[in-house]
About this RNA:
Transfer RNA from an Anaerolineae bacterium, 73 nucleotides, folded computationally. NCBI's taxonomy places the organism under Bacteria, Bacillati, Chloroflexota, Anaerolineae. It matches the Rfam family "tRNA". The family's RNA type in Rfam is transfer RNA. About the family: Transfer RNA (tRNA) molecules are approximately 80 nucleotides in length.
């Protein structure tokens, strides 16, 4: 240089065109407990790596760039 894959919550991931983007773990609050842990209930945390395009509608499709991983001479 070329090819392939990935980028979504603090972390690990789901969501493969349709209306308020979800789960687990973690954080916080409350209940319980002498305190803590465990358990139970709840809360916050995202405009989906950055642009452009297609579409009535894009996290999802196309494309450029950026970042990370792998392959190739």
């Nucleotide at each position: 240089g070329c090819c392939c894959c990935a980028g979504u919550a603090g972390c690990u991931c789901a969501g493969u065109g349709g209306a308020u983007a979800g789960a687990g773990c973690g954080a916080c609050u409350g209940a319980c407990u002498u305190c803590g842990g465990a358990u139970c209930a709840g809360u916050a945390g995202g405009c989906c790596g950055c642009g452009a395009g297609u579409u009535c509608g894009a996290a999802u499709c196309u494309u450029g760039c950026c970042u990370g991983g792998g392959g190739u001479a």